The RNA shown here (small-subunit ribosomal RNA) has 1488 nucleotides and comes from a soil metagenome. It matches the Rfam family "Bacterial small subunit ribosomal RNA". The prediction has a mean pLDDT of 84.

RNA sequence: AAUGGAGAGUUUGAUCCUGGCUCAGGAUGAACGCUGGCGGCGUGCUUAACACAUGCAAGUCGAACGGGGGUAGAAAUACCCUAGUGGCGGACGGGUGAGUAACGCGUGAGAAUCUACCUUCAGGUUCGGGACAACAGUGGGAAACUGCUGCUAAUACCGGAUAAGCUCGCAAGAGUGAAAGAUUAAUUGCCGGAAGAGGAGCUCGCGUCUGAUUAGCUAGUUGGUGGGGUAAAGGCUUACCAAGGCGGCGAUCAGUAGCUGGUCUGAGAGGACGAUCAGCCACACUGGGACUGAGACACGGCCCAGACUCCUACGGGAGGCAGCAGUGGGGAAUUUUCCGCAAUGGGCGAAAGCCUGACGGAGCAACGCCGCGUGAGGGAGGAAGGCUCUUGGGUUGUAAACCUCUUUUCUCAGGGAAGAACAAAAUGACGGUACCUGAGGAAUCAGCAUCGGCUAACUCCGUGCCAGCAGCCGCGGUAAGACGGAGGAUGCAAGCGUUAUCCGGAAUUAUUGGGCGUAAAGCGUCCGCAGGUGGCCAACCAAGUCUGUCGUCAAAGACCGGGGCUUAACUCUGGAAAGGCGAUGGAAACUGGUAGGCUAGAGAGUGGUAGGGGCAGAGGGAAUUCCCGGUGUAGCGGUGAAAUGCGUAGAGAUCGGGAAGAACACCGGUGGCGAAGGCGCUCUGCUGGACCACAACUGACACUCAGGGACGAAAGCUAGGGGAGCGAAAGGGAUUAGAUACCCCUGUAGUCCUAGCCGUAAACGAUGGAUACUAGGUGUUGCCCGUAUCGACCCGGGCAGUGCCGGAGCUAACGCGUUAAGUAUCCCGCCUGGGGAGUACGCACGCAAGUGUGAAACUCAAAGGAAUUGACGGGGGCCCGCACAAGCGGUGGAGUAUGUGGUUUAAUUCGAUGCAACGCGAAGCACCUUACCAGGGCUUGACAUGUCGCGAAUCUGGGUGAAAGCCGAGAGUGCCUUCGGGAGCGCGAACACAGGUGGUGCAUGGCUGUCGUCAGCUCGUGUCGUGAGAUGUUGGGUUAAGUCCCGCAACGAGCGCAACCCUCGUGUUUAGUUGCCAGCAUUAAGUUGGGCACUUUAGACAGACUGCCGGUGACAAACCGGAGGAAGGUGGGGAUGACGUCAAGUCAGCAUGCCCCUUACGUUCUGGGCUACACACGUACUACAAUGGUCGGGACAGAGGGUCGCGAAGCUGCGAAGUGGAGCCAAUCCCAUAAACCCGGCCUCAGUUCAGAUUGCAGGCUGCAACUCGCCUGCAUGAAGGCGGAAUCGCUAGUAAUCGCAGGUCAGCAUACUGCGGUGAAUUCGUUCCCGGGCCUUGUACACACCGCCCGUCACACCAUGGAAGUUGGCCAUGCCCGAAGUCGUUACUCUAACCGGAAGGAGGAGGAUGCCGAAGGCGGGGCUGAUGACUGGGGUGAAGUCGUAACAAGGUAGCCGUACCGGAAGGUGUGGCUGGAUCACCUCCUU
Repeated sequence: AAUGGAGAGUUUGAUCCUGGCUCAGGAUGAACGCUGGCGGCGUGCUUAACACAUGCAAGUCGAACGGGGGUAGAAAUACCCUAGUGGCGGACGGGUGAGUAACGCGUGAGAAUCUACCUUCAGGUUCGGGACAACAGUGGGAAACUGCUGCUAAUACCGGAUAAGCUCGCAAGAGUGAAAGAUUAAUUGCCGGAAGAGGAGCUCGCGUCUGAUUAGCUAGUUGGUGGGGUAAAGGCUUACCAAGGCGGCGAUCAGUAGCUGGUCUGAGAGGACGAUCAGCCACACUGGGACUGAGACACGGCCCAGACUCCUACGGGAGGCAGCAGUGGGGAAUUUUCCGCAAUGGGCGAAAGCCUGACGGAGCAACGCCGCGUGAGGGAGGAAGGCUCUUGGGUUGUAAACCUCUUUUCUCAGGGAAGAACAAAAUGACGGUACCUGAGGAAUCAGCAUCGGCUAACUCCGUGCCAGCAGCCGCGGUAAGACGGAGGAUGCAAGCGUUAUCCGGAAUUAUUGGGCGUAAAGCGUCCGCAGGUGGCCAACCAAGUCUGUCGUCAAAGACCGGGGCUUAACUCUGGAAAGGCGAUGGAAACUGGUAGGCUAGAGAGUGGUAGGGGCAGAGGGAAUUCCCGGUGUAGCGGUGAAAUGCGUAGAGAUCGGGAAGAACACCGGUGGCGAAGGCGCUCUGCUGGACCACAACUGACACUCAGGGACGAAAGCUAGGGGAGCGAAAGGGAUUAGAUACCCCUGUAGUCCUAGCCGUAAACGAUGGAUACUAGGUGUUGCCCGUAUCGACCCGGGCAGUGCCGGAGCUAACGCGUUAAGUAUCCCGCCUGGGGAGUACGCACGCAAGUGUGAAACUCAAAGGAAUUGACGGGGGCCCGCACAAGCGGUGGAGUAUGUGGUUUAAUUCGAUGCAACGCGAAGCACCUUACCAGGGCUUGACAUGUCGCGAAUCUGGGUGAAAGCCGAGAGUGCCUUCGGGAGCGCGAACACAGGUGGUGCAUGGCUGUCGUCAGCUCGUGUCGUGAGAUGUUGGGUUAAGUCCCGCAACGAGCGCAACCCUCGUGUUUAGUUGCCAGCAUUAAGUUGGGCACUUUAGACAGACUGCCGGUGACAAACCGGAGGAAGGUGGGGAUGACGUCAAGUCAGCAUGCCCCUUACGUUCUGGGCUACACACGUACUACAAUGGUCGGGACAGAGGGUCGCGAAGCUGCGAAGUGGAGCCAAUCCCAUAAACCCGGCCUCAGUUCAGAUUGCAGGCUGCAACUCGCCUGCAUGAAGGCGGAAUCGCUAGUAAUCGCAGGUCAGCAUACUGCGGUGAAUUCGUUCCCGGGCCUUGUACACACCGCCCGUCACACCAUGGAAGUUGGCCAUGCCCGAAGUCGUUACUCUAACCGGAAGGAGGAGGAUGCCGAAGGCGGGGCUGAUGACUGGGGUGAAGUCGUAACAAGGUAGCCGUACCGGAAGGUGUGGCUGGAUCACCUCCUU
């Protein structure tokens, strides 16, 4: 030897939950990309068990044997070598993982066995014999090889003897049966026996992947007996007998796979894997077979068959790298045809020794682990360069340079091991390696990935939904921290990333450790075998359980201690725990077992009770339809409105009679019964279950239930009946764009009965069954008891059902809550992302329809549940608004003006486009403006700043030209000065730059419109909720108002409302000029004196607050009425526009980022255009007339403007106007006569004395200039138009309507716009409806928020897949045929040394032949599984395709489920069911 557990991103507008996908970690025999200094230790064909050139990998022994050869020697002889005989070894070592789901492996047991070499023990080793190689001779053959004849040795072969043993036998005994020698004389070998060790064979328990869309398998199969066989048990084999054996605890079949120690991961439990190392197994080109041997059915042996390769003289032969190297091939991918037997180990040998691709080493490869280095210290002018920039700076960065130091590494030189152990000596592949010393010199050495979030690290440029990135979410459509590059940063580092795979995170298969009301998930319901589980008491046993001991679970590995390499990796050594299996001892609480008892569970009994429980029979009335008859006449019926239909041949209506079928009003009820489906008129018969009371019976008999069985709405099917009403289909009528629908008229199956089938539903409480426990309250049904009573009722209690509310607890929330979804136990069923799909295939059932079981490829990053805030609804409630209504006047018709669209054009510049563009930008287009077009010009520019040079500036006139401009002439010498020059202006030059009404309002600022002057929008603290959020802000009143009051888990506050501001209306006061004039004087005149009383002007102030009274209301807020008052309930009007919405409008008002143009998209000039004109729309003006027109006379404003101006009087002109010039910088003068109105005259209902367009002529004014294209005047002309279709607009009081006046713009030009005053109405019952808005509530599949979402067919493209006449492979078993080698058997044929022999022969052996078995092969049918297949079916995915609109809101016919029919499609309809339906009403119940 204890130690061990992290999460994140992504569904939503946001939230909580469910749930999948993805990431961060570790690992690898890896590969790929970029890069690469060193060393140590490991590792290295995972694919084709594909094919292999070449070399090597198993030989050795002459001390077993005979020869042969060589050397030395004259020879004897000695030594060496070895083809052959012989012995031992080639069954080890080495390789590979094809096969194998098996006693193959692991673990633990066992009995019926063998074992060469080795060790130990006790013995033996005797006597003979005959051959065959080599060799010699002679043949065959291309070769491989081989025939015949002859000779010969042995530790080769054979016989006899002997025998512990073995066999037979009770025993006696009988039978069988062994040996080998060699050598230097030391030994060694040989034979049989006993034992050991190690090895091998066999048997059994347990464990060992997936599929039931594989449920039945099996004939030597299971057992027995006899024979055979083996080393050994055994159907191992054979004959006979019996009919067994295995299987839901998964046989058989199919797929996949060598197994283990271990390895990786994990907190663990587990999950995945089975390289290297180690144990076992299997295999050796494929299949079969045996021989030899101790051991093989044999990797480097043999025989046969097959495929392949090679040689060949074509007759025949040879071969087997899954040994080490190596080659080709395959592949993303895996090394040298190296050194050595020095060490370790193996074979042979007495030994020396030989052999050894085992092994020891080296080489190659960052393939992995470990270690080291690429320098250390100092060094700020924070250098240069780079990048960025707001131009100040920042950053790279102490980094560099530079100074000092060191030498690991590197180079060179010198020294130099251990590993060596065999008496000694000799012996090192590695290797002159490790290591040590010296010298030299910072010298030789850094990359890779990332930088949107997860996830550490940010800027610039380029690109512009392109190119590209991406693990998930997602980036990219002109300002990309996400693409590419750069700078910088971060992380790791001789590596770094990517890819692939495994575990983890994932409690996402949950034993540890999940769930099933609504998210996926309770079988439609019940019965019930096996199985699982099981009440109380005591006894025994000891299977489970607990505990001790023993054996075992190899080594290595992991863990702990210690040691060795400088450290580490690596390695050596010692130690130990769970846990498994087996054996054995003990304990007895619990489970189990055995036998015994008990009664609380369960059942049975007796007596009662309620009931639409079931089946059958009989009866009844109401209604409907039909038939007959009577009365009676023109319609009936139907709808939103109609039509089809019925009816004068008499309908409908009404009365009477008759027939038929189906269903049973009221009672009737969250009431009853049933397991569920379901069950409703009355009576009768048969029958099931439940409840209550009692406690005499049995004694755990119970609960649940895979498979199995029964029942099972509606629709549907078969056969036979029946058929009134209703009513799929069908026909017709409507509606509609269409209407295969909704509505209407008909109507067949069906609905009903009998018999049989089907077996499904939203078969729902979306909630399996049983038992126990855990607050209550209140209804209701049945029974019992108490009390009370004559009795019923009332009141109280118990049991059993059935509802509602509710506490604890549970739940994601909603909700559930003694009828649990709470707390527990037991059993069953089911779920594991969405789609594909409840589909395909297979199987079973069914007459069919179809039902049950039930996938995959592919595809998406979600699909879901509950709740929240909004928005929306052809949902609801309340309220408001000139929203409707009630009124008045218009628009839409006409002409003209003006704007827009469209068209046209060289150009008709641009913008604004529902409300909220269209008399808008434009408060005024002839040139200018002007942005457009045509043409003529300029290029530092029309305009700004800076530099240099020249010249004063400036002025005058000339030529050319349409002008701009171009060319050229003359005049002119200024101001300041420190005398250098300077300021201003003009010209010229070069460059920085100017310029742009060019683009983007979807990059922006600012400003504006709109909802809307609507009453809303929020916050702090508190409280509630897991949370988003809620509360406050809702409710009852009230208000113009979130205005105020009351109530209330809220209390306060802010922006809005109101008020404060301006103006009008009353008064007071102050002040009187330019204003005024009562009284006084004066005049033509407030003209003047005078006066400020009045009017008025303009400063200050007062006044109005529901303050007072009455009523209503809640003793409130407030409302109604009244008084007073100039004004009364915000007194009228204005200014003032909350949080926000519309990517609303504006880059052409201005500003501005970015992009674009730069002799032009800049700038200038002339002319043209913006003014066009078949047409359409908007907004106005003027009219259509008599409430009018016209003429004459007369009256009354307010507010403004005026010196480049207003311009009086006077004069001229019909007039526009001209002339004139007083006065006025304005309460002084001028514009300036207001008009409608009043009085009078004429017109008399007509296209007019209405209306004025258009046109002609003549004039006036402005202006360089009125042709395109101004305004005005006079005369003449005199169009349409007679009050306006559908539709539509404004307005609630000094308002609408009507009347004129002024101003800005402006040279001139208004029917427009902005103001001003004059005259001056009508109506408002009311909130049903249209539109808009506010509040509350409800539904939602919407959140870009209904202009939302979304379904299906069709068309196109791509992808995967099912079916399919078939075609073509693979695998498996099977029947038959043929049958190699070979074992076994048979043999009458042939041959034959040892032994016997009486010499004939025999025994034995060999060969041949033959029988059984038998591989490959052939033929046949079959099963499983691939590939392919004309055609065909649906599915998925795609860009903005077509047709419709099914669903989500009451989705416009509520939706959905099952079923049937029908239809382009979503779908429609019938029938039954569900609420997971909105709304209104009623009923019932509950709470307060």